[in-house]
Context: one part of a larger RNA
């Protein structure tokens, strides 16, 4: 230095992200008095102003009157600063123990949903049970909103939720049909073998009936999740659009608010405030992307919240100074840690895995410590948290697959009645209409009679049925017949009997559903408790079991591709053709262009034949192109489709016959990692075409595709299993893949993480460096043009040639077992492409002021408002307010406003978790310095083969280096005037000063003086002392110090730059140059100041050598320690004493006055640190060590 404090001239927030921190005020004393606003409670101790001590008297007191002292009377200590506005949240509260206290949470209030209770809803639990609650809808649970005020709009299409139950769909269950099979018995057929019937059995298959919730469906519901539009035109300036048209929608954002905690553009525009306002406030509205309980808008009170302004106040600052303690440093004691490849550890340039103490070349440097400093050691710490890759985890959801829960059905526990409605069976009754026929003929059979006073026909009432003709039953009247056979008709004759079918009625049995009822299972409650029992309630429900359907991020396990000039977004992923491809083949890129995921029964085979296209001319409709003719060119045409190759003997076009678009092989090759792939002589069989030779195993060629597993189906085998049917396995074929992420992970799969974690990577991004230089910046060349004329005073197009390495980029080379990132502060060093100042040339330079170019880097290059800003804009200055580099210099120097962790809000996006180079508020900055470097201070050795003291030289190094204004020259030169110089001289200033000083002006002045409060103590009074920040207050010596005082830059010389010259040739001229000579700048070298012989080249001089030095002591305006300086009795070194300066300001005691406080006198008194002088009173004693050499 640090840390904790004290004081401060003038100014007073100019500091800064921000009044952070500090300072400050009578500040929960008294009196007086108090605004806006307001929910009338508040606001409020608002703000403000005044008082305060001591003594005496009066008074109960409050208080009043009178007196006294001080700079100061709440005298010390303790003890809200206040105001004006805005945002957010109403409030008091709560929260991330350990970076966030907030606008977040909560809250009272509002509203919605659930809950009617013997067992609520809901929560915990496997259950028992418990909470809810010993509560009961004014109660309890849940969601959203968040006091109170004014309000809370439209939409129910989507998603939820609630309700509905007609219809559709839908599981287990149960009933049932068909089918397949087999066993036994029997029958048939012609044996093998098969077929049929009856009965038994059962794993199945295909159906049908029954079958709830759910879903579909229909409604309701937004203080449920949510959503709330376009386009075009229009008014008598323009602009705008009350208005009109049109389209969509479930509806088309209402009131309000609005550049906002929401606005990208944006520092929107206008205004207020300020000298100046990216902030703030008030308006405006074009709301990227406001908006009404994820509430909208205002709001008194409140807030360690956020923002702006003001008063007061101040060391925050201009600009720092002094002081105290602590610490540091030195001495004594004790004694860690991190870190550490090795070190005998410099600088510059270069090189190098691209930023070197260690390499190369230079250069500098005697050896070693101590105190400091922090630029480097890509310093230490933490296997980077950003990014990428691999792995994991948390969370989300309409990812996949499950699942708790819940709902629903069936079944068991589980029983009895009744009714309704079905099914089945039995019994009884009825029923049956084509035509013809008397007639309403179910089918088959038997039979010739049957019924009838036990009441026929007929009539009539009622009922059933109907094909509307009738039929049947029954009651009454009636009182004797009716029907059949026969005949007719017909496919078939109802008199009667039997069997049977359709439809239907009734009854019974059984079964099912629904409803209802009973009580005895089961359950609950009560009876004093347990057991038992009883009673009541409830009751075949509930509960529970199993099966089944639905719901189901409640919970769980997982998935969520790769390539990629980082990753993401985008794009791509297989095959074919061309170029790239470098004349064999092959060859990459997120290089450049295109295609394919087929087609054809002819577009295949063969035999025979033929030739295109374009242009010109001519020609009816007829045109640019139809068909016709002639000519020219000659394959530009055609080839199913891309491109390339090929193609007239055609592979193109036309026709005939046909199916080789065959079976079984296959020599040999191509290609190739492998797997796939490609071509194919020839042989055998069979076929087509051709007279034949021959050709043909698809297509002019190259795309038109998919491994393995599984596998329908076909064929086939088995010493497998089974009584058998059969099963299983093998073999040969084989349909089935946008397995298109196309050499194909599974049958089955999306997101998010800023709450994150682990393993890795400089194989890969963000910063910086490096390379490059498109972009950027600069220079030069050419010179279209502008400049009245005139390219070149000045500006300069279209182009060209270079340079730089400050922008934005590209690359991804060092660094991910860490190279901390913007801006500010502090401190800088360098460059020059110069902003000022200096010197010059040109000028479209009259002067002045400029413009432009050249030289020049010595010095300089402002303060504020806004914003985190760099930048920028603005205000006021200035000679000027230059540009850059230095890890966008500088965080082991500071800050931490911005960016960039965890919290939170808004807008937008997303179903959601969450996200946003969008906005907003808040939010832990560690390091004791080993080495180098740097600033200082010492020691050793050398300079020495004599030593010592004193004085020096200066190789070299450092510092300094600035500018303005005014006056004179001179109102001159110049100029019409206005204006107005160069050169030269002087004066005064600004800033700077790591210059010095303290006489003056001040500051400080903690061992000086005085005053004052509270309290304790010295027994008390008086007087003192201690403590209260040095207790506070007023002064202040020395020292230190600035704002104070005195200085500094200069002048001069030398050599030069640009430039300007003299003489002067090469080149009879010209020429500043070639030889020679002279000028010329704040720049260079000197000069001025400082250091300096370790200048290892170690220097010089004088004196002594009768030396001197060290140690010890007293000290110091010297000092970290050392060192240096003064002194050590032959002495003023320090202390003391005396005197004085100077400070304070009249001590104590005594006397006097006064009731007292207090005053007066003695008294300019007393006291006094560092100052000046004098004085040995005290302490610097005595004794030592080295050296005294050849």
């Nucleotide at each position: 230095a640090u840390c904790u404090c004290c004081u401060g001239a003038a100014g007073g927030a100019a500091c800064u992200a921000g009044g952070c921190a500090a300072a400050a005020a009578a500040g929960c004393g008294g009196g007086u008095g108090u605004a806006a606003g307001u929910u009338c409670g508040c606001a409020a101790u608002a703000u403000g102003c005044c008082c305060u001590g001591c003594c005496g008297c009066a008074g109960c007191a409050a208080u009043g009157c009178g007196g006294c002292c001080a700079c100061a009377g709440c005298u010390a200590a303790c003890g809200a600063u206040c105001c004006c506005a805005a945002g957010c949240g109403a409030c008091u509260g709560u929260u991330u123990a350990u970076c966030a206290a907030a606008a977040a949470c909560a809250c009272a209030g509002g509203u919605c949903c659930c809950u009617g209770c013997u067992u609520a809803a809901c929560u915990c639990g496997u259950a028992a049970g418990a909470g809810g609650a010993u509560g009961u809808a004014u109660a309890g649970g849940g969601g959203c909103u968040g006091a109170g005020a004014c309000c809370u709009g439209a939409c129910c299409a989507g998603u939820g939720c609630u309700g509905g139950a007609a219809c559709g769909u839908u599981a287990a269950u149960u009933c049932u049909g068909c089918u397949a099979g087999u066993c036994u018995u029997c029958g048939c057929u012609u044996u093998u073998a098969g077929c049929g019937a009856a009965g038994g059995c059962c794993a199945g298959g295909c159906g049908g009936g029954u079958g709830a919730a759910g879903c579909g469906c229909c409604a309701g519901u937004a203080a449920a999740c949510g959503u709330c539009c376009g386009c075009g035109g229009u008014a008598a300036c323009u602009a705008u659009a009350a208005c009109c048209g049109u389209g969509u929608u479930a509806a088309a954002g209402u009131a309000g608010c609005g550049u906002a905690a929401c606005c990208c553009c944006u520092u929107g525009c206008c205004g207020u405030g300020u000298a100046a306002g990216u902030u703030a406030c008030g308006g405006c509205c074009c709301g990227c992307a406001u908006g009404a309980a994820a509430g909208g808008u205002g709001u008194a009170a409140c807030g360690a919240c956020u923002u702006g302004g003001g008063a007061a106040c101040u060391g925050u600052c201009u600009c720092c100074a002094g002081g105290a303690g602590u610490a540091g440093c030195u001495c004594g004691g004790u004694g860690a840690a991190a870190a550490u490849g090795c070190a005998a550890c410099g600088c510059c340039g270069g090189u190098a895995a691209a930023g070197a103490u260690g390499c190369c070349g230079g250069u500098u440097a005697c050896u070693u410590g101590c105190a400091g400093c922090u630029a480097g050691a890509c310093g230490g710490a933490a296997a980077g948290a950003c990014c990428c890759c691999g792995g994991g985890a948390g969370c989300u959801u309409u990812a996949c697959u499950g699942u708790a829960u819940u709902c629903a059905g069936a079944u068991a526990u589980u029983g009895g009645g009744u009714u309704c409605u079905g099914g089945u069976u039995u019994u009884g009754g009825a029923u049956g209409c084509g035509u013809a026929g008397u007639g309403u003929a179910g089918a088959g059979g038997g039979u010739a009679g049957a019924c009838u006073u036990u009441g026929a026909a007929a009539u009539u009432g009622c009922g059933u049925u109907u094909u509307c003709g009738g039929a049947c039953g029954u009651g009454a009247u009636g009182g004797a017949g009716u029907c059949g056979c026969c005949a007719a008709u017909g496919a078939a004759a109802c008199a009667c009997c039997c069997u049977u079918c359709u439809u239907u009625c009734a009854a019974a049995a059984u079964u099912a559903u629904a409803a209802u009822u009973c009580u005895a299972a089961c359950u609950u409650u009560a009876a004093u408790u347990u057991a038992u029992u009883u009673a009541a309630a409830a009751g075949a429900c509930a509960g529970u079991u199993u099966c089944u359907g639905a719901u189901g991020g409640u919970c769980a396990g997982u998935u969520u591709a790769a390539g990629u000039g980082g990753g993401g977004c985008a794009c791509u992923u297989g095959c074919c053709u061309c170029c790239u491809a470098a004349a064999a083949a092959g060859u990459a890129a997120u290089g450049g262009a295109g295609g394919c995921g087929u087609u054809u029964a002819a577009a295949g085979g063969u035999c025979g034949g033929c030739u295109a296209a374009g242009c010109a001319c001519g020609g009816a409709u007829g045109g640019a192109a139809a068909u016709c003719g002639u000519g020219c060119u000659g394959u530009u045409a055609g080839g199913g489709c891309a491109a390339a190759g090929c193609u007239a003997u055609a592979a193109g076009c036309c026709g005939g016959c046909u199916u080789u678009a065959c079976u079984g092989c296959a020599a040999g090759a191509c290609g190739g990692a492998u797997g796939u792939g490609u071509c194919g002589c020839g042989c055998a069989g069979u076929u087509g075409g051709g007279a034949a030779a021959c050709c043909a195993g698809a297509a002019c060629u190259u795309a038109g595709u998919g491994a393995a597993c599984c596998g329908a189906c076909c064929a086939u085998g088995g010493u497998u299993c089974g009584u058998a049917g059969g099963a299983c396995c093998g073999u040969g074929g084989a349909a089935g893949a946008u397995u298109a992420c196309c050499a194909g992970a599974c049958a089955a799969a999306a997101g998010u993480u800023a709450c994150c974690c682990c393993g890795g990577g400089g194989a890969u991004a963000a910063c910086a460096g490096g390379c490059u230089a498109g972009u950027c910046g600069g220079a030069c060349c050419c010179g279209c043009g502008a400049g009245u004329u005139c390219a070149u005073a000045u500006c300069a197009a279209c182009g060209g040639u270079c340079c730089g390495g400050u922008u934005c980029g590209g690359c991804a080379c060092c660094u991910c077992g860490a190279u901390g990132u913007c801006g500010g502060c502090u401190c800088a060093u360098c460059u020059u492409a110069u902003c000022c100042u200096g010197g010059a040339g040109g000028u479209g330079g009259a002067g002045a002021a400029g413009c432009u170019u050249c030289c020049a880097a010595g010095g300089g290059u402002u303060u504020g408002g806004c914003u985190g800003u760099u930048c920028g804009c603005c205000a006021a200055u200035u000679a000027a307010a230059a540009a850059g580099a230095u890890a966008c210099g500088c965080g082991a120097g500071c800050u931490g406003g911005g960016u960039u962790c965890a919290a939170a809000c808004c807008g937008u996006c997303g179903u959601g978790a969450g996200a946003c180079a969008g906005g907003u508020u808040g939010g832990u900055c560690c390091c004791u310095a080993u080495c180098u470097a740097c600033u200082g201070c010492a020691a050793g050795c050398g300079u020495u083969u004599u030593g010592a003291a004193u004085c020096u030289u200066g190789a070299g190094g450092g510092g300094a280096g600035u500018g303005a204004u005014c006056a004179c020259u001179a109102g001159u030169a110049c100029g019409a005037g206005a204006g107005g110089a160069c050169c030269g001289u002087g004066a005064u200033c600004a800033a700077c000063u790591g210059g010095a000083c303290c006489u003056c002006u001040g500051g400080u002045g903690u061992a000086c003086c005085a005053g004052c409060u509270g309290u304790u103590u010295u027994g008390c009074c008086a007087a003192a002392a201690g403590c209260a920040u040095c207790g506070c207050u007023g002064g202040g010596u020395a020292g230190c110090u600035a704002a104070g005082u005195c200085g500094g830059g200069a002048a001069u010389u030398g050599a030069u730059a640009a430039g300007c010259g003299c003489u002067g040739a090469a080149a009879g001229c010209a020429u500043c140059u070639a030889a020679g000579c002279a000028c010329g700048a704040a720049g260079c070298a000197a000069a001025c100041c400082c250091c300096a012989a370790g200048a290892u080249u170690a220097g010089g001089a004088u004196u002594c050598u009768c030396a001197g030095a060290c140690a010890g002591g007293u000290u110091g305006a010297a000092g970290a320690c050392u060192a240096c300086a003064a002194c050590c009795u032959u002495g003023a070194u320090a202390g003391g004493a005396c005197a004085c300066a100077g400070g304070u300001g009249u001590a104590a005691g005594c006397c006097c006055a006064g009731u007292a406080a207090u005053g007066g006198g003695u008294u300019a008194a007393g006291c006094c640190g560092a100052g000046u002088g004098u004085u040995a009173c005290u302490a610097a004693u005595a004794a030592g060590u080295c050296g005294u050499a050849a």

Large-subunit ribosomal RNA, half B from a Patescibacteria group bacterium, 1190 nucleotides, folded computationally. Model confidence (mean pLDDT): 82 of 100. Rfam family: Bacterial large subunit ribosomal RNA.